[in-house]
Context: one part of a larger RNA
Molecule: large-subunit ribosomal RNA, domain II
Organism: Candidatus Vidania fulgoroideorum
RNA sequence: GUCAGCGACUUAUAUUUAGUAGCAAGCUUAACAAUAGGUAGGCGUAGAGAAAUCGAGUUUUAAAAGAGCAAUAGUUUCUAAAUAUAGACCCGAAACCAAACGAUCUAUCCAUGGUCAGGAUAAAAGAUAAAUAAAACUAUCUGGAGGUCCGAACCCACUAACGUUGCAAAGUUAGGGGAUGAACUGUGGAUAGGAGUGAAAGGCUAAUCAAGUUUGGAGAUAGCUGGUUCUCUUCGAAAACUAUUUAGGUAGUGCCUUAUAUCUCUUUUUCAGGGGUAGAGCUCUGAUAUGGUUCUAGAAAUAGUUAACCAUUACAAACUUCGAAUACUGAACUAAGAAGUUAUAAGAGACAGACAUUGGGUGAUAAGGUCCAGUGUCGAGAGGGAAAGAGCCCAGACUACAUGAUAAGGUCCCAAAAUAUUAACUAAGUGUUUAACGAUGUUCUAAAACAAAUACAAUCAGGAGGUAGGCUUAGAAGCAGUCACCCUUUAAAGAAAGCGUAAAAGCUCACUGGUCUAGUUUUUUUGCACGGAAGAUAAUCGGGGCUAAGUUAAUUACCGAAGCAGUAGAGUAAUUUAUUAAUAAAUUACUGGUAGAAGAGCGUUCCUAAUCAGAGAAGGUAACUUGUGAGAGUUGCUGGAGAAAAAGGAAGUGAGAAUGCUGAU
Numbered sequence: 001g002u003c004a005g006c007g008a009c010u011u012a013u014a015u016u017u018a019g020u021a022g023c024a025a026g027c028u029u030a031a032c033a034a035u036a037g038g039u040a041g042g043c044g045u046a047g048a049g050a051a052a053u054c055g056a057g058u059u060u061u062a063a064a065a066g067a068g069c070a071a072u073a074g075u076u077u078c079u080a081a082a083u084a085u086a087g088a089c090c091c092g093a094a095a096c097c098a099a100a101c102g103a104u105c106u107a108u109c110c111a112u113g114g115u116c117a118g119g120a121u122a123a124a125a126g127a128u129a130a131a132u133a134a135a136a137c138u139a140u141c142u143g144g145a146g147g148u149c150c151g152a153a154c155c156c157a158c159u160a161a162c163g164u165u166g167c168a169a170a171g172u173u174a175g176g177g178g179a180u181g182a183a184c185u186g187u188g189g190a191u192a193g194g195a196g197u198g199a200a201a202g203g204c205u206a207a208u209c210a211a212g213u214u215u216g217g218a219g220a221u222a223g224c225u226g227g228u229u230c231u232c233u234u235c236g237a238a239a240a241c242u243a244u245u246u247a248g249g250u251a252g253u254g255c256c257u258u259a260u261a262u263c264u265c266u267u268u269u270u271c272a273g274g275g276g277u278a279g280a281g282c283u284c285u286g287a288u289a290u291g292g293u294u295c296u297a298g299a300a301a302u303a304g305u306u307a308a309c310c311a312u313u314a315c316a317a318a319c320u321u322c323g324a325a326u327a328c329u330g331a332a333c334u335a336a337g338a339a340g341u342u343a344u345a346a347g348a349g350a351c352a353g354a355c356a357u358u359g360g361g362u363g364a365u366a367a368g369g370u371c372c373a374g375u376g377u378c379g380a381g382a383g384g385g386a387a388a389g390a391g392c393c394c395a396g397a398c399u400a401c402a403u404g405a406u407a408a409g410g411u412c413c414c415a416a417a418a419u420a421u422u423a424a425c426u427a428a429g430u431g432u433u434u435a436a437c438g439a440u441g442u443u444c445u446a447a448a449a450c451a452a453a454u455a456c457a458a459u460c461a462g463g464a465g466g467u468a469g470g471c472u473u474a475g476a477a478g479c480a481g482u483c484a485c486c487c488u489u490u491a492a493a494g495a496a497a498g499c500g501u502a503a504a505a506g507c508u509c510a511c512u513g514g515u516c517u518a519g520u521u522u523u524u525u526u527g528c529a530c531g532g533a534a535g536a537u538a539a540u541c542g543g544g545g546c547u548a549a550g551u552u553a554a555u556u557a558c559c560g561a562a563g564c565a566g567u568a569g570a571g572u573a574a575u576u577u578a579u580u581a582a583u584a585a586a587u588u589a590c591u592g593g594u595a596g597a598a599g600a601g602c603g604u605u606c607c608u609a610a611u612c613a614g615a616g617a618a619g620g621u622a623a624c625u626u627g628u629g630a631g632a633g634u635u636g637c638u639g640g641a642g643a644a645a646a647a648g649g650a651a652g653u654g655a656g657a658a659u660g661c662u663g664a665u
Stems, first nucleotide, its partner, number of pairs: 001665006011086009021076003026043003032037001047054002057069004089227002092224001096217006107191009116181001118150003121146001125142005154178003158175005193209001195205003230601006240253005255349001256347006263340001265337003269332005279322001280320002285316002289312004295304003353378010383394003398569004403565002409559003412544003418556001420555006431546001437531002441528002446523005458515005464488003469483003494509001497508003570591010602654001604651005611643002619638008
């Protein structure tokens, strides 16, 4: 892991509500007793008031009006549900308290024993010699101190590897430390649970220690996690407000369900309302730009200043002279709809919401961020589309089907349906990722200029003279710089636009003519394209692939869902009809569903027991029949002795989940 068995809303008492049965202005017993009784008690039959008190009324008040409460159905069983008290649906703590048992492990101590190969070093002290006045010092020898040195046994555990279902719940191997000491060790004894012991690590106290172990209080408590077992039918939420030592809990309200009663209600249209949002505006408040203006300095130019005033511009959630659409409230009529409103009683669940879009706050006009408000979907919703996808688009699944027409979305192949039609655009595989910005891409639009008196481009030729203008300067000649920028010849040609020279020279340009020939040049609107554009799988448009099978505009077909329609069937509710009075038929509407409320059923064990059973019970197995389903029945084979209908009663009454428990494997 699998299989089999076991495994969780119970029981008692009380209260409330609903149903049920009895009796009814009454109903009913408890102890005791035992076919009978027992009438103590309980509830009800009258209320109002703080009370005195009054009484179908009473209280309030000086009194009245008015107002509050009241003015005849209960009670006792049984059944169901909920609540309260008890372990109270089941399993689950860490802990707390009490009493016992532990120092054969280990910590410290006491008593009494034991153990430490060998080697090294050589303190004190002493002896002798030498030395001295005597000593000291010195030398040699003797000597054998030490938490001394090296190193086995013994004790320890610093490093590494192995081991890690081990040889071992702490080891092995190779090295390592101490090894006459605060050493190690045998035996006996002492100290313990808020206590011991501790050269102190919260260490150790029997593989257990920030409070041992065992038993008991005990089913401790758990606003927490997990689990909670058959079927069908009807309805069907919430993730909000308020409060909370409250925030993952709970209570009241809102939202759901059931029962009873009640009578309106919803949508559309029209009309009437109040408003101060969007927008707009600058009258007020605040902020703000320019000019005039004010004031100051000054002879003036001008510079500074500016509360108020004028003109223009113009911003605001906490500004408003203005001001919508929606929304909200009320009324009326018509039309549509048949669901809904309200009240009472009973039962809940829920109070972690998510995304999309609209209006906002916060944040950075960041977030799959966060906080509000409106709507939708998911939540609790399947089906089709978006390749794949809770929250997007279409659409709300009672059951069945070789049915039809559609939605969103699609129609070359994968893959159902157009290689459809018309007119354009795109050349980038753009389509099939983004911006500022950039660019003789290309389509369309508009404007201007030039052009057969020949434009634009190309090509041939000219581009001169006064003069090397004056000045400056070594030089300055069109072309370092400065001043001027004239005149002439001309078809045209600057006292020169660029290159160049030391300065000249030289090469072009402006400008002009010839050749050639028909459009040329510059802005502008718009569509689609281009660059900008760097990532780790060939790694992607879902793929193949496509020049349309891309994009824009238009048209006609078709495909396409559990939606709509069709055929057949089931159930629920309402209405009508019929009668057997709880059923049948018809019509209409409805039948997704988590938490949850309500209803109807199936099966298991036991009791009552007709009945069945060796001419074969239960059980097993296979097939068939049947019911919406839990299930039920028949037959064959097997099996070999019990089983048990209908109608009732009582429960240890239904398993796939609890890191469930036990057994098997």